[in-house]
RNA sequence: GGGAUUAUAGCUCAGUUUGGUCAGAGCGCUACGUUGACAUCGUAGAGGUCGUUGGUUCGAGCCCAAUUAAUCCCACCA
Numbered sequence: 001g002g003g004a005u006u007a008u009a010g011c012u013c014a015g016u017u018u019g020g021u022c023a024g025a026g027c028g029c030u031a032c033g034u035u036g037a038c039a040u041c042g043u044a045g046a047g048g049u050c051g052u053u054g055g056u057u058c059g060a061g062c063c064c065a066a067u068u069a070a071u072c073c074c075a076c077c078a
Base pairs, nucleotide, nucleotide: 001074002073003072004071005070006069007068010027011026012025013024020058029045030044031043032042033041051067052066053065054064055063
């Protein structure tokens, strides 16, 4: 220098196939119940504008472009 994959909640991930009732799960966290207390269990709740920016569209997590970061492959120089 060229290319591939990944980026969504505190963590691990799904959701992209067909753009629309898609902001979700598990774990974790908070409160309450249960307990002598803790754990477990049950109920409820908080937490995100989907890496960033721009574009297309009536409508974008999903399509297009640029860009950032991580991992990997190839090439090149010494």